[in-house]
Context: one part of a larger RNA
RNA sequence: UGACGGGGGCCCGCACAAGCGGUGGAGCAUGUGGUUUAAUUCGAAGCAACGCGAAGAACCUUACCUGCUCUUGACAUCUCCCUGACCGGCAAGUAAUGUUGCCUUUCCUUCGGGACAGGGAUGACAGGUGGUGCAUGGUUGUCGUCAGCUCGUGUCGUGAGAUGUUGGGUUAGGUCCCGCAACGAGCGCAACCCUUAUCUUUAGUAGCCAGCGGUUCGGCCGGGCACUCUAGAGAGACUGCCAGGGAUAACCUGGAGGAAGGCGGGGAUGACGUCAAAUCAUCAUGCCCCUUAUGACUUGGGCUACACACGUGCUACAAUGGCGUAAAACAAAGGGAAGCAAAGCUGUGAAGCCGAGCAAAUCUCAAAAAUAACGUCUCAGUUCGGACUGUAGUCUGCAACCCGACUACACGAAGCUGGAAUCGCUAGUAAUCGCAGAUCAGAAUGCUGCGGUGAAUACGUUCCCGGGUCUUGCACU
Numbered sequence: 001u002g003a004c005g006g007g008g009g010c011c012c013g014c015a016c017a018a019g020c021g022g023u024g025g026a027g028c029a030u031g032u033g034g035u036u037u038a039a040u041u042c043g044a045a046g047c048a049a050c051g052c053g054a055a056g057a058a059c060c061u062u063a064c065c066u067g068c069u070c071u072u073g074a075c076a077u078c079u080c081c082c083u084g085a086c087c088g089g090c091a092a093g094u095a096a097u098g099u100u101g102c103c104u105u106u107c108c109u110u111c112g113g114g115a116c117a118g119g120g121a122u123g124a125c126a127g128g129u130g131g132u133g134c135a136u137g138g139u140u141g142u143c144g145u146c147a148g149c150u151c152g153u154g155u156c157g158u159g160a161g162a163u164g165u166u167g168g169g170u171u172a173g174g175u176c177c178c179g180c181a182a183c184g185a186g187c188g189c190a191a192c193c194c195u196u197a198u199c200u201u202u203a204g205u206a207g208c209c210a211g212c213g214g215u216u217c218g219g220c221c222g223g224g225c226a227c228u229c230u231a232g233a234g235a236g237a238c239u240g241c242c243a244g245g246g247a248u249a250a251c252c253u254g255g256a257g258g259a260a261g262g263c264g265g266g267g268a269u270g271a272c273g274u275c276a277a278a279u280c281a282u283c284a285u286g287c288c289c290c291u292u293a294u295g296a297c298u299u300g301g302g303c304u305a306c307a308c309a310c311g312u313g314c315u316a317c318a319a320u321g322g323c324g325u326a327a328a329a330c331a332a333a334g335g336g337a338a339g340c341a342a343a344g345c346u347g348u349g350a351a352g353c354c355g356a357g358c359a360a361a362u363c364u365c366a367a368a369a370a371u372a373a374c375g376u377c378u379c380a381g382u383u384c385g386g387a388c389u390g391u392a393g394u395c396u397g398c399a400a401c402c403c404g405a406c407u408a409c410a411c412g413a414a415g416c417u418g419g420a421a422u423c424g425c426u427a428g429u430a431a432u433c434g435c436a437g438a439u440c441a442g443a444a445u446g447c448u449g450c451g452g453u454g455a456a457u458a459c460g461u462u463c464c465c466g467g468g469u470c471u472u473g474c475a476c477u
Base pairs, nucleotide, nucleotide: 002476004473005472007471008470009469010468011467012466013465015461016460019425020424021423022422023421026315027314028313029312030311031310032309033308034306035305042053043052064301065300067298069296070295073125077124078123079121080120081119082118083117084116088103089102090101091100092099106115107114108113127290128289130288131287132286136284137283138279139278140277141275143273148187149186150185151184152183153182154163155162156161167178168177169176193267194266195265196264198235199234200233201232202231203230204229207225212222213221214220238261241255242254243253244252245251317418321377322376323375324374325373328371334365335364336363339358340357344353345352346351384415389410390409391408392407393406394405395404431453432452433451434450435449436448437447
């Protein structure tokens, strides 16, 4: 100087408290441990591993196991020789690949050869998701969007170092003001960026009977950009104004005007560093190891096992509810050509047939759902709940046995609000309700977004946890 203290002072954070809803009990989904297995590939391990890598394991993927094969090799470059191909089609054979046979089949040329492709030989080499993340690069997590971390010159100290960065106020902030042996500066903070909230303007292939005309009553047509909207450019918020407090400062409290008020809301943005944190299986890479195998091809299996334990979720246990209805509404954000698919017809349905339109503000996915209205059920293991199982089907795909999703009918388990303990959240938030997308042939209760409805509570900082700062002690440095 730091680190540490069940030392002290000050301050902050859904840290506690005040509230709301959960988890822990049930069934199922998913990940992990363990066990099992020929194999159940590998990694991730308190917070910061465990719906994590995986934005999607039937084959493929796939790295694992079993069996069958190959050895200059599935892939790259070079040397030599042979052939004219390669592609494609047919046949034999195999569990499949490999293998074998047949047919078809190049270009340029100075005729020496060359280009390209296939086959063969030789070795240089290829290849390795083999090891080491404690040899590394790159990338990432975390403390933490916490307010800190440093430097130059000067000064002080024998020196390590100190000062600045401490002090008095203030702030979300080392933010700003004042003071001061310091004066300045850098990386952080803030601002600049995106989005959202208001208005103006420019532009109208979506919107409008707003005003006019027509109408098959559909913005459908003429017509028009006023409004909504879309997307470009601007304006707007700065403690600018007023009052009080404060040291006449920074700033704080209240008010006016305003769509918005003191950082308006949200996002992106992550300082010096810590954890020999994670990753050699994204990639790259040193060293070590394998080289007729630790490489490569392929069949089938496994990653989906199941006395059990844990994490994360979904669905419930019901009346603020379930079910039904001939009926009534209101979104946003997205996707679409190997695609989205309307209308019509068939089917109880999943779907099927046909196929208008649309590279989409035009067509389509598309029905928003909670909600409202009416009816019924009347507290029951029930008209709650839907696991499991049976039968019959639909779709994708060479192929749904291991091991897919969905539909119909039947079956109708546990579960009556959950011990100790524990988690999230401060406002358009929690809770609740649906919608879309990526991955993807098919396969979400996961993930990422979108909107609808829409609360309660915060006295306060004694205590728990984490952090910042000053100071003190000290067995460590």
Molecule: small-subunit ribosomal RNA, 3' major domain
Organism: uncultured bacterium